The prediction has a mean pLDDT of 91. This is a predicted structure of an 86-nucleotide RNA (c-di-GMP-I riboswitch aptamer) from Tuberibacillus calidus DSM 17572. The sequence was found by an Rfam model in a public genome assembly. Lineage of the source: Bacteria > Bacillati > Bacillota > Caryophanales > Tuberibacillus calidus.

This record gives sequence, structure tokens and C1' cells, in this order.
RNA sequence: AUACCGAAAGGGCAAACCUGUCGAAAGUCAGGGACGCAAAGCCACGGGCCUAAAGCGGAUCACGCUAUGGUCGCCGGGUUACCGAA
Repeated sequence: AUACCGAAAGGGCAAACCUGUCGAAAGUCAGGGACGCAAAGCCACGGGCCUAAAGCGGAUCACGCUAUGGUCGCCGGGUUACCGAA
């Protein structure tokens, strides 16, 4: 120095919920707030899950199918990174 690992120290992020905002929705963003997290930093590459505007089907009604939408705090993978005891 690197890898594994995660005691200590310094810190970091921010679930639900509330308010506002964008969005068809799922959900995003901002503020408050902390359930938790050693990558709960980033990436939609693979899988899962959520939504269904448009499209297709449909006594053209109900409804169904479908991601080009979303989720990295669902998992895997990639990538970057603070500290340094056993």
C1' cells in the first nucleotide's frame, strides 16, 4: 500500500409520517422528521417488484395485456470511497 474484516474515533445518509411540488400513476424533488444503514454513495447491466398514460383487445362499458415509466433503502453485478483495533 492492497484485500478481507468491522472494535474505537470523527462523522455521513435518512424510512414511515406531515407540508409543498412535479407526474396519468407508480413514484420524484424540497423542508421538517428518524426506522434503520459500513457503502442506505453512484450506475437501470441481469433478475424481482410497482404503475399502465399512450397502444392493443373488449356487449368498444367494465375489464384485460403491455414499459418506453419507476424502485439501487429488493437482490445480484459494476464502479468510487472515510477510519484502522483484533
The model forms 95% of the base pairs in the Rfam consensus.